[in-house]
């Protein structure tokens, strides 16, 4: 990396470094030297595993902390469903 399988409308900052792109991909439209990205530090959020379990607590493991997965693709009038991604868990 594949494959299967939930769920993605909610949540959740301050520094130090760095220093110009980033928001998946394209296309729009955003952020961005009033510091992007990216690494630390300690900080907070609760998706899903885990503990206790009572519909709740906990933060142990992943993970996540601009904007509906930002929005837009395909079908479908429309709900909404597929695709693609993105994260957890399983699994050859």
């Nucleotide at each position: 990396g594949c494959c299967u399988u939930a769920u993605c409308a909610a949540g959740a900052g301050u520094g130090g470094u760095u220093g110009a792109g980033g928001g998946a991909u394209c296309g729009g439209c955003c952020c961005g030297a009033u510091g992007a990205u990216a690494c630390c530090a300690c900080g907070g959020c609760a998706a899903c595993c885990u503990g206790c379990a009572u519909u709740g607590c906990a933060a142990g493991g992943u993970g996540c902390c601009a904007a509906u997965u930002c929005c837009g693709g395909c079908g479908g009038a429309a709900a909404c469903g597929c695709a693609a991604g993105a994260u957890g868990a399983g699994g050859a």